RNA sequence: GGGCUUGUGGUUCAGUGGUAGAACGCUUCUUUCACAUAGAAGAGGUCCAAGGUUCAAUUCCUUGCAGGCCCA
Repeated sequence: GGGCUUGUGGUUCAGUGGUAGAACGCUUCUUUCACAUAGAAGAGGUCCAAGGUUCAAUUCCUUGCAGGCCCA
C1' cells in the first nucleotide's frame, strides 16, 4: 500500500427497515444468626463519527476513525 471483517448498557453477545433485548455484573428487598444459593423489583444505551437513500435507519449505501485477519 491492497483486500476482508468487527464496532450495540460495566463485560460477553443477540437484534434480516417500524417501541433497543438477553446472560453475567451492579443496586434494593425477601429468605439466613451471618455468608452463599434461591426468589422479586430496579438502575444503567444519544447503537463509533459524519453524510446519503427512505414516510421511517442500530439495520441499506458512502467516507472517516478504531480493533482484528490475510496479501504484498